[in-house]
RNA sequence: CAAGUAGGCUGGACAGCCGCGCCCACUGGCCCAACGGCCUUUGGGUGAGGAAAGUCCGGGCUCCGCAGGGCAAGGAUAACGGGUAACACCCGCCGGGGGCGACCCUAGGAAAAGUGCAACAGAAAUAGACUACCGGCCUGGUUUCCGGGCCGGAAAAGGUGGAAAGGUGAGGUAAGAGCUCACCCGACGGCGUGGAAGCGUCCGUCGCUGUAAACUCUAUCCGGAGCAACGCCGUGGAGGGACAGAUGGUCGGCCCGACCGUCCCGGGGAGGCGGCUGGAGCGUACCGGCAACGGUGCGUCGAGAUAGAUGGCUGUCUUAAAGGACAGAACCCGGCUUACAGGCCUGCUUGUACC
RNA sequence: UGGGGUGUAGCCAAGUGGUAAGGCACGGGACUUUGACUCCCGCAUCCGCUGGUUCGAGUCCAGCCAUCCCAGCCA
Numbered sequence: 001c002a003a004g005u006a007g008g009c010u011g012g013a014c015a016g017c018c019g020c021g022c023c024c025a026c027u028g029g030c031c032c033a034a035c036g037g038c039c040u041u042u043g044g045g046u047g048a049g050g051a052a053a054g055u056c057c058g059g060g061c062u063c064c065g066c067a068g069g070g071c072a073a074g075g076a077u078a079a080c081g082g083g084u085a086a087c088a089c090c091c092g093c094c095g096g097g098g099g100c101g102a103c104c105c106u107a108g109g110a111a112a113a114g115u116g117c118a119a120c121a122g123a124a125a126u127a128g129a130c131u132a133c134c135g136g137c138c139u140g141g142u143u144u145c146c147g148g149g150c151c152g153g154a155a156a157a158g159g160u161g162g163a164a165a166g167g168u169g170a171g172g173u174a175a176g177a178g179c180u181c182a183c184c185c186g187a188c189g190g191c192g193u194g195g196a197a198g199c200g201u202c203c204g205u206c207g208c209u210g211u212a213a214a215c216u217c218u219a220u221c222c223g224g225a226g227c228a229a230c231g232c233c234g235u236g237g238a239g240g241g242a243c244a245g246a247u248g249g250u251c252g253g254c255c256c257g258a259c260c261g262u263c264c265c266g267g268g269g270a271g272g273c274g275g276c277u278g279g280a281g282c283g284u285a286c287c288g289g290c291a292a293c294g295g296u297g298c299g300u301c302g303a304g305a306u307a308g309a310u311g312g313c314u315g316u317c318u319u320a321a322a323g324g325a326c327a328g329a330a331c332c333c334g335g336c337u338u339a340c341a342g343g344c345c346u347g348c349u350u351g352u353a354c355c
Numbered sequence: 356u357g358g359g360g361u362g363u364a365g366c367c368a369a370g371u372g373g374u375a376a377g378g379c380a381c382g383g384g385a386c387u388u389u390g391a392c393u394c395c396c397g398c399a400u401c402c403g404c405u406g407g408u409u410c411g412a413g414u415c416c417a418g419c420c421a422u423c424c425c426a427g428c429c430a
Stems, first nucleotide, its partner, number of pairs: 001351010012317007020047006028039004049326001053337002056335005061226004074222005080092004094108001095106004109217002114215002116211003130158002133153009166184006185207006191200003230274004235269001236429001239265002245263007281300008356426007365379003373410001381397005403419005
């Protein structure tokens, strides 16, 4: 320098003018018995994200259910060790696969508990004799040879397939075969090693198809709903209670009486208030740890709307370039996934050239 | 906020792991003087997209995308 690989940061800063939401102080006005409430002038403070998104996991919080425990159903997860409030997340490590390499991918328990499936091709698909090979008997011909039939041996050769009964070589045999031997591969047991999953050039036994993102089995975990949760205030209609009382109306000339309505009860919809943002918080230094992460000290407070504010214009600076990416909070937090113009930084690998 | 469905040719659609049915439309041919009808033949290589499992995926699994529907209230 080129190609590549892994990771991190950023997603402009400052100022002015106009406008908007929230908070504080203050001015004025209105309502109220009071507490206080509403509107408003001026000034000050503050005002989206790395994903605020998808709503896919895990929690906090609230209500409902539930004595405690177990079983079943349903769902989720799946090597091992650690982190964490928890997780399907993260870190480390092991096994498998890919890459020259840095490094990347991995839903990675059990197929020897049972059931199912394996199309087509092929003789045969979980078990096997089609061709070819060998032996015996019978038999034909053109008889040192070439055939045919029957019975048996044999999984070594051919061909089919994703997969054909461990692989290669030698011995052995009528021909053959882990039948025997050497090396290799795999499974199990022992031994050694490691904290564990595992690993091993050691010893022994054995040679078993694949599929569980098919049913299933094993181990572990899981009560349900969601801020439109939930609590408080609360108008009207429908409904209910009482005819005990008060009051109004209708019937009636009047009383009694009957009926209707209001006051009453109850529920909690519209609306309002709370929940609401200070929290597993953020920044930084040191310490422990390979790391994820944890501990201690110091500093710090950074939106809270409810039809929903966070916008527009201008100047200066940084810059190669300055609006031009993806995108807009709605109870909160930890993750995952997805989208993203441009810019910056770091570790490492391979190749080339030069010193 | 919670729950569910659908995506297969231009259109409607079947397809429960083993060659992507069928109809309409379209193209070619036959029949006819010509057209229609009828008959024959053809037409999916990105089964919404990207990965994975498997010998093999439209089908099974995961993540996305698009679209439709349902539920919460007397006003």
Two RNAs folded together computationally: RNase P RNA and transfer RNA, 430 nucleotides in total. Rfam match: Bacterial RNase P class A. The prediction has a mean pLDDT of 76.